[in-house]
Molecule: transfer RNA
Organism: uncultured Bacilli bacterium
RNA sequence: CGGAAGGUAGCUUAACUUGGUAGAGCACUUGGUUCGGGUCCAAGAGGUUGCGAGUUCAAAUCUCGUCCUUCCGA
Numbered sequence: 001c002g003g004a005a006g007g008u009a010g011c012u013u014a015a016c017u018u019g020g021u022a023g024a025g026c027a028c029u030u031g032g033u034u035c036g037g038g039u040c041c042a043a044g045a046g047g048u049u050g051c052g053a054g055u056u057c058a059a060a061u062c063u064c065g066u067c068c069u070u071c072c073g074a
Stems, first nucleotide, its partner, number of pairs: 001073007010026004020057001028044005050066005
C1' cells in the first nucleotide's frame, strides 16, 4: 500500500439476509426469602448501535468517507 472480517448496555453478544418500537445472558440497584450471606423469586435502571455525511416518511440495517482492532497478501 491492497484485500477480508469485526466495532451495538459495565462484560459477552442477538437483531442486518427482507429498512419499520434496539433485545438476551452475566453484572448492577431495590424489595421478598435468610439470624446474616449465597441460591432462588419479583421489579427497575442502564444504548446518541465507533465517528461524520448522504438516500428515505423512516437507517443498527442501504451508500460514501473516516478512526480503531484482528487476519491475509505485497